[in-house]
């Protein structure tokens, strides 16, 4: 120098990432309740069945009129743990959701040599109450890395198990 090396230390990227707590907007004059009208048997528990409950003492469904939240999400402050930080995909598994262990919906652990360097804006889909926000697919500049090419300005291209430093011990030149 070079390998063992995806090895251990340290570290950068910036509207960085997440994770709590507090405070605000919205969610919304919405859900839900009271009372009132008019209808006049079902209706409610996510689908199926079953089973309970509720309702002619009028439930439901529709009008008015008074009260009148909440959860996810979000924004802005603090603090606290980071730089595959973390997200999404996929697979197992449990948990809830009157029973079923069938279907669906939510959460949570775990695993994966799955995808994404990072953040911005626009299109479209999904999910939501939403023009918000997240996510997943594109496209565009941007930004830090490293390789190539150039006298340079710059360009092109690769991906985070990377990039800088650096580190004992061995092993090749």
């Nucleotide at each position: 120098a070079u390998c063992u090396a995806a090895a251990g230390a340290a570290g950068g990227g910036g509207c960085g990432c997440a994770a709590a707590a507090u405070u605000c907007a919205a969610a919304a004059g919405u859900a839900a309740g009271u009372u009132u009208u008019g209808u006049g048997a079902a209706u409610u528990a996510a689908a199926a069945a079953g089973u309970a409950a509720u309702g002619u003492u009028g439930a439901u469904c529709a009008g008015a009129a008074c009260u009148g939240a909440a959860a996810g999400g979000g924004a802005a402050u603090u603090u606290u743990g980071c730089c595959g930080a973390a997200a999404c995909g996929a697979a197992a598994g449990g948990a809830u959701g009157c029973u079923u262990c069938u279907u669906c919906a939510u959460c949570c652990u775990u695993u994966u040599u799955g995808u994404u360097g990072g953040g911005g804006u626009c299109u479209a889909g999904u999910u939501a109450a939403a023009u918000a926000a997240a996510u997943u697919a594109g496209a565009c500049a941007c930004u830090g890395u490293c390789g190539c090419a150039g006298u340079g300005a710059u360009g092109c291209g690769g991906a985070g198990u990377a990039c800088u430093u650096u580190u004992a011990a061995g092993g090749u030149g």
Overview
Lysine riboswitch aptamer from Philodulcilactobacillus myokoensis, 173 nucleotides, folded computationally. The prediction has a mean pLDDT of 79. NCBI's taxonomy places the organism under Bacteria, Bacillota, Bacilli, Lactobacillaceae, Philodulcilactobacillus. The sequence was found by an Rfam model in a public genome assembly.